Model confidence (mean pLDDT): 77 of 100. A computed fold for an 81-nucleotide RNA from Proteobacteria bacterium UBA2363, annotated as TPP riboswitch aptamer (THI element). The organism belongs to Pseudomonadota, within Bacteria. The model forms 91% of the base pairs in the Rfam consensus.
[in-house]
């Protein structure tokens, strides 16, 4: 490193039609590896991811967009070349 197999998330907003006025659908945008999108990411060498959390601070059009919390609690077995 390959290849089987297993994990994971899918958020915010902008404009336009519809109507049941906040719900659809469609087209953009925002940030990132990834917004049902691509084997994109990750398998204990585990911050992918999940609880915390309607958490703090900050920042934005607007959101985990940034930090902190995080040496916190968990989280997926490995096999063969």
């Nucleotide at each position: 490193c390959g290849c089987c197999g297993g994990g994971g998330g899918u958020g915010c907003c902008c404009g336009c039609c519809g109507c049941g006025u906040g719900c659809g659908g469609c087209g953009g945008g925002c940030u990132g590896a990834g917004a049902c999108a691509g084997u994109c990411c990750c398998c204990u060498u585990g911050a992918a991811c999940c609880u915390g959390a309607u958490c703090c601070g900050g920042u934005u059009g607007a959101u985990c967009c940034c930090g902190g919390c995080g040496u916190a609690g968990g989280g997926a077995a490995g096999g063969c070349g």